[in-house]
RNA sequence: AAGGGGGUAGCUCAAUUGGUAGAGCGCUAGAUCAGCAUUCUAGAAGUCGGGGGUUCGAUUCCUCCUCCCUUUACCA
Numbered sequence: 001a002a003g004g005g006g007g008u009a010g011c012u013c014a015a016u017u018g019g020u021a022g023a024g025c026g027c028u029a030g031a032u033c034a035g036c037a038u039u040c041u042a043g044a045a046g047u048c049g050g051g052g053g054u055u056c057g058a059u060u061c062c063u064c065c066u067c068c069c070u071u072u073a074c075c076a
Base pairs, nucleotide, nucleotide: 001072002071003070004069005068006067007066010025011024012023013022019056027043028042029041030040031039049065050064051063052062053061
């Protein structure tokens, strides 16, 4: 420099033919226990990486930027 994949809850990851975004773990409260853990119940937590565009409506489509992974090439 070129190609490909990825960025979604605190962490690990889903989902969407464009129409209210979910799970597990973790966290908080209650129950359970002598207590802790386990288990059960309830709850909080998201500008879906950032800007712009298209659209009645964008996490999803187009575009630019940014970060991570990977392949190739060049230099050393």